[in-house]
RNA sequence: AUUGAAAAAGGCAAACUUAUUGAAAAAUAAGGACGCAAAGCCACGGGUCUAAUGAUCUAUUUAGAUUGAUGACAGCCGGGCUGCCAAAU
Repeated sequence: AUUGAAAAAGGCAAACUUAUUGAAAAAUAAGGACGCAAAGCCACGGGUCUAAUGAUCUAUUUAGAUUGAUGACAGCCGGGCUGCCAAAU
């Protein structure tokens, strides 16, 4: 440096539940473990989710429809940065 079979020092924590925040997606905290060798960090490319504001339309008017990130997801895939342990090469 490549790699990740087992183990160890240890780490993270899906679904679900409760509380809070939010228009929502979702986030945070506690409980809880499906899994994870980067499930640590960064929305850079793609992707997915949401639709408050805006725009357009309707006209049933404290409304509805369409569109669309300034929103969200790093546990969707690439990319970048950093890092623990270790068999083997």
Molecule: c-di-GMP-I-GGC riboswitch aptamer
Organism: Bacillus ectoiniformans